[in-house]
RNA sequence: GUCAGUAUAGCUCAGGCGGUUAGAGCGCGGGAUUCAUAACCCCGAGGUCGGUGGUUCAACUCCACCUACUGACACCA
Numbered sequence: 001g002u003c004a005g006u007a008u009a010g011c012u013c014a015g016g017c018g019g020u021u022a023g024a025g026c027g028c029g030g031g032a033u034u035c036a037u038a039a040c041c042c043c044g045a046g047g048u049c050g051g052u053g054g055u056u057c058a059a060c061u062c063c064a065c066c067u068a069c070u071g072a073c074a075c076c077a
Base pairs, nucleotide, nucleotide: 001073002072003071004070005069006068007067010026011025012024013023019057028044029043030042031041050066051065052064053063054062
């Protein structure tokens, strides 16, 4: 340099064919239990869905560009 993939909660990841309110586990906060702690159980908070534009009545989802990371290939004195 070319091609491909990934980017969603603090972390690891789902997300259907574009449609009404974006989810799980862990973690965190509170409660319950216990002599106490852990585990188990109940409740809760936490997201500008990487960025900018576009298409659309409607975009996490489609398109373009950009950014970061990963992989393959190519180049290299």